[in-house]
The prediction has a mean pLDDT of 84.
The RNA shown here (transfer RNA) has 74 nucleotides and comes from a Gammaproteobacteria bacterium.
The organism belongs to Gammaproteobacteria, within Bacteria.
It matches the Rfam family "tRNA".
RNA sequence: CGGGGCGUAGCGCAGCCUGGUAGCGCACCGCAAUGGGGUUGCGGUGGUCGGAGGUUCAAAUCCUCUCGCCCCGA
Numbered sequence: 001c002g003g004g005g006c007g008u009a010g011c012g013c014a015g016c017c018u019g020g021u022a023g024c025g026c027a028c029c030g031c032a033a034u035g036g037g038g039u040u041g042c043g044g045u046g047g048u049c050g051g052a053g054g055u056u057c058a059a060a061u062c063c064u065c066u067c068g069c070c071c072c073g074a
Stems, first nucleotide, its partner, number of pairs: 001073007010026004020057001028044006050066005
C1' cells in the first nucleotide's frame, strides 16, 4: 500500500443478503414462595446499532468516507 472479517444493552450474540415497532441468553432492579441464603416463578430498567455524510416516505440493513481490533497478500 491492496484485499477480507468483526464492531448492536454491563457481558456474550442474533437481526443485515430481501429496508418497515431493535431482540435473545446471562447479569441488574422489584414482587412472591423460604426463618435467611441459594433457587424457582412473575414483572421491569437499560442500546439514537463504532463515527460522519448520502439515497429513501422510512436505514442496524443500501451507497461513500472514516476510526478501532484481527487475518491474508505485496